[in-house]
RNA sequence: CCCGAAAAAGGCAAACCCGUCGCGAGACGGGGACGCAAAGCCAUGGGUCUCGGGCCAGAUCGGCUCCAGAUCGCCAGGCCGCCGGCA
Numbered sequence: 001c002c003c004g005a006a007a008a009a010g011g012c013a014a015a016c017c018c019g020u021c022g023c024g025a026g027a028c029g030g031g032g033a034c035g036c037a038a039a040g041c042c043a044u045g046g047g048u049c050u051c052g053g054g055c056c057a058g059a060u061c062g063g064c065u066c067c068a069g070a071u072c073g074c075c076a077g078g079c080c081g082c083c084g085g086c087a
Base pairs, nucleotide, nucleotide: 002085003084004083011036012035016031017030018029019028020027021026034073040079041078042077044076045075046074047071048070049069050068052066053065054064055063056062
C1' cells in the first nucleotide's frame, strides 16, 4: 500500500423528544441509539433539498434557469488518522 474475520482500548451518533438560532433546507446544546472503520476534516465535481428572482405552461399541479444557501450519515475526489490482519 491493501484488507476489516475475530479481539481490545476507545470514538461517533440516525429517527424521536426538549431548548436555542435560522424565513427555510437545517445548525448548535442536552437526552436518546438506527447504524458507522473514517459517520474525522474540506462544498472541489455530481446528486438531493431550501429562500429569493426570472422564464415556460396554466384552471390547478408543475417544469426550466440564475443567485445565495443546506447536506461530507447520498456518491466521487483531496487531506489526516486509532486498533488488528497481511507482507
This is a predicted structure of an 87-nucleotide RNA (c-di-GMP-I-GGC riboswitch aptamer) from Planctomycetes bacterium MalM25.
Of the family's consensus pairs, 100% are formed in the model.